[in-house]
Molecule: transfer RNA
Organism: Candidatus Omnitrophota bacterium
RNA sequence: GGGGCUGUAGCUCAGCUGGGAGAGCAUUUGCCUGGCAGGCAAAGGGUCAGGAGUUCGAUCCUCCUCAGCUCCA
Numbered sequence: 001g002g003g004g005c006u007g008u009a010g011c012u013c014a015g016c017u018g019g020g021a022g023a024g025c026a027u028u029u030g031c032c033u034g035g036c037a038g039g040c041a042a043a044g045g046g047u048c049a050g051g052a053g054u055u056c057g058a059u060c061c062u063c064c065u066c067a068g069c070u071c072c073a
Stems, first nucleotide, its partner, number of pairs: 001072007010025004019056001027043006049065005
C1' cells in the first nucleotide's frame, strides 16, 4: 500500500426483504424474606463509530473517513 471482517444501552450481543431501536446481565425503585443472599414487578439509560448521498422513509443500500482484528505484499 491492497483485500476481507467487525463497530448498536455500562458489559455481552440480536435486529429478517429498508418502515416498532431491542434481549440478557448490570443500575435504580417498590414488593416478598427478621436480615443477607435470592425471587417478582416496574423504571431509567442510545450521536446505531463519524460525515455525505440515494429514498416518502436508512442500524440496514452507495461513497469517504476513523478504530480494532485478519490475510496478501